About this RNA
This is a predicted structure of a 393-nucleotide RNA (Bacterial RNase P class A) from a Thermodesulfobacteriota bacterium. The RNAcentral record of the sequence draws on ENA. The gene name in the source record is rnpB.

RNA sequence: AGAGCAGGACAAAUGACCGCUGCUCUGCCUCGGGCAGAGGGGAGGAAAGUCCGGGCUCCAUAGGACAGAGCGCUGGGUAACACCCAGUCCCGGUGACGGGAAGGAAAGUGCCACAGAAAACAGACCGCCCUCGCGGACAUCUCGGAUGUACGGGGGGUAAGGGUGAAACGGCGAGGUAAAAGCUCACCAGUCCCAUCGGUGACGAUGGGAGCUCGGCAAACCCCGCUCGGAGAAAGACCAAAUAGGGGAACGCCUGAGGGUGGUCCGCCCGAGUUCCCGGGUAGGUCGCUCGAUCCCGCCGGUAACGGCGGGGCUAGAUGAAUGGUCAUUGUCCCGGCAUUCGGCUCUUGCUGGAUUCGGGAAACAGAACCCGGCUUAUGGCCUGCUCUAACA
Numbered sequence: 001a002g003a004g005c006a007g008g009a010c011a012a013a014u015g016a017c018c019g020c021u022g023c024u025c026u027g028c029c030u031c032g033g034g035c036a037g038a039g040g041g042g043a044g045g046a047a048a049g050u051c052c053g054g055g056c057u058c059c060a061u062a063g064g065a066c067a068g069a070g071c072g073c074u075g076g077g078u079a080a081c082a083c084c085c086a087g088u089c090c091c092g093g094u095g096a097c098g099g100g101a102a103g104g105a106a107a108g109u110g111c112c113a114c115a116g117a118a119a120a121c122a123g124a125c126c127g128c129c130c131u132c133g134c135g136g137a138c139a140u141c142u143c144g145g146a147u148g149u150a151c152g153g154g155g156g157g158u159a160a161g162g163g164u165g166a167a168a169c170g171g172c173g174a175g176g177u178a179a180a181a182g183c184u185c186a187c188c189a190g191u192c193c194c195a196u197c198g199g200u201g202a203c204g205a206u207g208g209g210a211g212c213u214c215g216g217c218a219a220a221c222c223c224c225g226c227u228c229g230g231a232g233a234a235a236g237a238c239c240a241a242a243u244a245g246g247g248g249a250a251c252g253c254c255u256g257a258g259g260g261u262g263g264u265c266c267g268c269c270c271g272a273g274u275u276c277c278c279g280g281g282u283a284g285g286u287c288g289c290u291c292g293a294u295c296c297c298g299c300c301g302g303u304a305a306c307g308g309c310g311g312g313g314c315u316a317g318a319u320g321a322a323u324g325g326u327c328a329u330u331g332u333c334c335c336g337g338c339a340u341u342c343g344g345c346u347c348u349u350g351c352u353g354g355a356u357u358c359g360g361g362a363a364a365c366a367g368a369a370c371c372c373g374g375c376u377u378a379u380g381g382c383c384u385g386c387u388c389u390a391a392c393a
Stems, first nucleotide, its partner, number of pairs: 001389008010380001012330007020042002023039007044365001048376002051374005056232004068228005073087005088102001089100004103223002108221002110217003125162002127158006134152002137149005170188002173185003189213001191210008236287004246278006258270004294313008332362006339356007
């Protein structure tokens, strides 16, 4: 210098002006409310997807089992988890490092495209070997026929070799055989069993034995082990209009309750219902609602995740749903200019890097809605540590 790997913190800052939404205080008014002023608060690392796990609330629930769903190496953390930490084994990478739903296929069932002979209690296309003179041909002879050779055919053996495939029933050498083959033997690999040692454990190391070898898929059914009631803030609790139903009481139904007209009375007109109480639900409102597995700092325990103790802080709570805009200065990054200055290469010319300065530009993903712990996805620049390669010292 180039190419990478892992981690961390941030999410521009300050001021002015104009706005939005809650809270507190003060004042005023036509006072269960409204207005004005002042003070103070006001999105995130993911608030997102709503994928896991919990708190909380209501419903259900004697206990157990089945069904169903989820999880599945070991140890630890946690309220809990499909999360996190530390390890084991396997895989990928030269490496820093990354990934793994990682129990059982030797309990049973099932599946394994295409190609290939055969895809699983094996099978035989070519090939190799034995055999039958069965067929035509050739050669030889003692010419009735016999023998031999290659080819074709029938029967049989074999799985060395060829070829197919993601995968072919261990590899390799020697013996063995008609040709072959774990058929036998040595070595290697693998499986199972046993022992010793190390480790809490997953597992690792070493030694011995057995049969000589057993394919893959369980994110196919299944088996084994563990866990699991349902719904979610539209949960749920409370207050409570108008109108129309329900229940009750009083008065009245031509011996006229009540209403209209009107300042009132008389009068005139209409007239069968009128008034009150109770209860449920709706609109609307209040609570739930933000103090919590909480945040920051320090010490201690632990490799770590995390836990304990002490001190300090309060940090949105809206409900058609606020948290914004403009300007100035500064900071970061990018582009361009010019001069100064400090370097590196170079004999020089020249090339190149940084700093100062001037002008212009850019700043992402995205918006809480009961609250937490995670995962996943989206996204901007900054910083730190480490690895590999090349050159130079």
Background
The organism belongs to Thermodesulfobacteriota, within Bacteria.